Formats: sequence, C1' cells, structure tokens
RNA sequence: GUCACUGUAACUCAGCGGAUAGAGUGCCUGCCUCCGAAGCAGGUGGUCGUCGGUUCAAUUCCGAUCAGUGACG
Repeated sequence: GUCACUGUAACUCAGCGGAUAGAGUGCCUGCCUCCGAAGCAGGUGGUCGUCGGUUCAAUUCCGAUCAGUGACG
C1' cells in the first nucleotide's frame, strides 16, 4: 500500500429498515444475616467510533474517514 473483519452501557456481547436500543456482569439501595458473602427485589447507566448520503423512517443500507485485528505485497 491492497483486501477482509470488528467498533453498541464501566466490561463481555445481542439487536428483520419502524415504535422508548436490550441481556449478562459491574455499580447503588433495600430485604435476609450478629456482620459479611451468597440469594431475592428494585434502581443506575448509551453522542450505536466520526462525518455525509439514501429513505416517510437508519444501530441496521451506501460512501468517506478514524481506531483495532488479520491476510497478502
């Protein structure tokens, strides 16, 4: 340099073009306990990497760009 894949919550990851973007873990509170852990209940949390385009509507499709990984040269 070329090509491919990945980028969504603090972390690991889901998410047919549609309605308020979800799960587990974490964190906080409560219950329980002599106190903790475990368990149970509730809560907390997001510029969907960035910019632009298509569309009535984009996390999803298209282009560019940034970052990471891999292959080739």
A computed fold for a 73-nucleotide RNA from a Lachnospiraceae bacterium, annotated as transfer RNA. It matches the Rfam family "tRNA". It is annotated as a transfer RNA. The sequence is in RNAcentral, with records from ENA and MGnify. Its mean pLDDT, the model's own confidence on a scale to 100, is 81. The same sequence occurs in records of 2 taxa. Lineage of the source: Bacteria > Bacillati > Bacillota > Clostridia > Lachnospiraceae.